RNA sequence: UCCUUAUAAAGAGCCGGGGAAGGAAUCUGGUCCGUUGAUCCCGCAGCAACCUCUCCUAGUUGGAGAAGGUGCUCAUUCCAGCAGACAUUGUCUGAGAGAUAAGGU
Numbered sequence: 001u002c003c004u005u006a007u008a009a010a011g012a013g014c015c016g017g018g019g020a021a022g023g024a025a026u027c028u029g030g031u032c033c034g035u036u037g038a039u040c041c042c043g044c045a046g047c048a049a050c051c052u053c054u055c056c057u058a059g060u061u062g063g064a065g066a067a068g069g070u071g072c073u074c075a076u077u078c079c080a081g082c083a084g085a086c087a088u089u090g091u092c093u094g095a096g097a098g099a100u101a102a103g104g105u
Stems, first nucleotide, its partner, number of pairs: 002104006013044001015043004022033003027081004045073003049070003052066005077097001082094005
C1' cells in the first nucleotide's frame, strides 16, 4: 500500500513559536473559517473514540476511573449531490467514498 471489523449528531485552545494565502479528503453546488495570520509544522495544555491498565457488574455484558500507544481539540464526515420510503420539495433510512482505531497480509 491493500484486506477485514467497529465507531462517529457528544467532548476538548480566541495558548506560545514558525510561516505566509488560502483552507474545510477528492469533483460539483452552496455555506463557513482565514492578513484580528487560518489550513499546515513544533511545544505546552486539554478531550476521551479505539487499544492497554484498574475496579464494579453480568452471563447479552454493561458501567466507572486512569491517560501508557494511536487519535482528536470551527461548524453532524459543515450540508447536499447515489438509491429507497413517506410526504410535497421537505423528513428519515441506507449505500458509496473518506477519517480513526484494532487485527491481518